[in-house]
Source information:
A computed fold for a 256-nucleotide part of an RNA from a metagenome, annotated as large-subunit ribosomal RNA, domain VI. The full RNA is in RNAcentral, with records from SILVA. Rfam family: Bacterial large subunit ribosomal RNA. Its family is annotated with ribosome and structural constituent of ribosome in the Gene Ontology. Its mean pLDDT, the model's own confidence on a scale to 100, is 83.
Context: one part of a larger RNA
RNA sequence: CGCAGGAAUAUUGAGGAAAUUUGACUCUAGUACGAGAGGACCGAGUUGAACGUACCGCUAGUGAAUCUGUUGUACAGCCGUGUGCAUUGCAGAGUAGCUAUGUACGGAGCGGAUAAGCGCUGAAAGCAUCUAAGCGCGAAACCAAUUCCAAGAUGAGUAUUCCAUGAAGGGACGUUGAAGAUGACGACGUAGAUAGGUUGCAGGUGGAAUCACAGUGAUGUGUUAGGGAGCCGAGCAAUACUAAUGACCCGAAAGC
Numbered sequence: 001c002g003c004a005g006g007a008a009u010a011u012u013g014a015g016g017a018a019a020u021u022u023g024a025c026u027c028u029a030g031u032a033c034g035a036g037a038g039g040a041c042c043g044a045g046u047u048g049a050a051c052g053u054a055c056c057g058c059u060a061g062u063g064a065a066u067c068u069g070u071u072g073u074a075c076a077g078c079c080g081u082g083u084g085c086a087u088u089g090c091a092g093a094g095u096a097g098c099u100a101u102g103u104a105c106g107g108a109g110c111g112g113a114u115a116a117g118c119g120c121u122g123a124a125a126g127c128a129u130c131u132a133a134g135c136g137c138g139a140a141a142c143c144a145a146u147u148c149c150a151a152g153a154u155g156a157g158u159a160u161u162c163c164a165u166g167a168a169g170g171g172a173c174g175u176u177g178a179a180g181a182u183g184a185c186g187a188c189g190u191a192g193a194u195a196g197g198u199u200g201c202a203g204g205u206g207g208a209a210u211c212a213c214a215g216u217g218a219u220g221u222g223u224u225a226g227g228g229a230g231c232c233g234a235g236c237a238a239u240a241c242u243a244a245u246g247a248c249c250c251g252a253a254a255g256c
Stems, first nucleotide, its partner, number of pairs: 001152001005163007015149004021049007033038001051106005059100004066093005071086006111143002117137004169250003173189005194243003197239005203232003211222004
């Protein structure tokens, strides 16, 4: 921009894309078969490999602004406590998120028309012949079936609802997100839990400071470690304390 008024929501599916793999074992059955040795078809089930999709409850990794320990140095006057720098200074752990090595699931089934092949009926050619007319069976391939996209499918579909007070609706703006390079997409904007803050909980770290005791001292110990505390990023709730203000812009031949 189009889809002959303007919108919102929900849809149909022309068409397209993805997927399509396979082993071993058990039963049938040591059966059919075979002198024996050996050893099935068909059918039923179990468990894997690789691949794919999703997810983070478990396991594991990461987790540079979380916690703790610790070295050197500088500064905050000193002690204490911090901060900067030293690869995040180094080291031990680790929430959320993101991940795989982890977990769950998938490639199933029923069909259609067929290939090679196997047939029925059957002449040409009194026989024979699957073929010439006709009729069947038959594969991971094909068409459907499964999943996803999908009306620019210009063949522009369908249904419901709204709108004649610049309306319905949309945008912009703001708070933002398991959405994201930017646009876009989603939530919310006081008639409000959208983000931050605060409080609580989960979770992490691991035992703060003070005080007391023991030791000359460095230091250690002390509150049921069956978890005292302190501190804490992203998690889960509650709570309008802060910020989402007011204004603005676009938007409908009342139509063939």